[in-house]
RNA sequence: UCACCAUCCAGAGCGGCCGAGAGACCUGGCUCGACGACGCCGCAGCAACCCGCACGGACGGCCCCCGCGCCCUCCGCCCCGGUGCUACCGCCAGGACCGAUGGAAA
Numbered sequence: 001u002c003a004c005c006a007u008c009c010a011g012a013g014c015g016g017c018c019g020a021g022a023g024a025c026c027u028g029g030c031u032c033g034a035c036g037a038c039g040c041c042g043c044a045g046c047a048a049c050c051c052g053c054a055c056g057g058a059c060g061g062c063c064c065c066c067g068c069g070c071c072c073u074c075c076g077c078c079c080c081g082g083u084g085c086u087a088c089c090g091c092c093a094g095g096a097c098c099g100a101u102g103g104a105a106a
Base pairs, nucleotide, nucleotide: 001106004103005102006101007100008099013043014042015041016040017039021032022031023030025095026094027093028092029091044086045085046084049082050081055076056075057074058073060071061070062069090098
């Protein structure tokens, strides 16, 4: 970068720096913002996508071994690690080769 899969009405903020716009883009609306938004950094938190560890439950499968075994999938718990997220439903409606995040692949 291109295509694929899943998710996007739940949840979670303080401090420092900066200084004018911001909520991705277009139109319309509604909000946030010099009582300092947005952004960046630090810390804290939320969540459970991925990995790992220790467990509990369920379906199915495997075997010279038939068990307190092993494997796949799903659910729950945990949260060390990799991300992500922490105004408003992706702020709302319409639009478009929409966008964001994660996973796996080239």